[in-house]
């Protein structure tokens, strides 16, 4: 330099046109329970890497960047 993956909460993920108000799980927060801490129950906050396209509609599908992996040289 060629080719191929992949990007989603703080992490690690599920969804791959509409059903979504993007869902679970640790973690973080607040009640409850407990003499207290841990377990446990309940409930909250938090997420589609920008930037065009295609559609009536895009987290999903095309291109481009940008970042990470993998492989050839």
């Nucleotide at each position: 330099g060629g080719u191929c993956c992949c990007a989603u909460c703080g992490u690690c993920u599920a969804g791959c046109g509409g059903c979504c108000u993007a869902g679970g799980a640790c973690a973080c927060c607040g009640c409850c329970c407990u003499c207290u801490c841990a377990c446990g129950g309940c409930g909250g906050g938090a997420a589609c890497g920008c930037g065009a396209g295609u559609u009536c509609g895009a987290u999903u599908c095309u291109c481009g960047c940008u970042g990470g992996g993998a492989u050839c040289a």
The RNA shown here (transfer RNA) has 73 nucleotides and comes from an Alphaproteobacteria bacterium. The organism belongs to Alphaproteobacteria, within Bacteria. Rfam family: tRNA.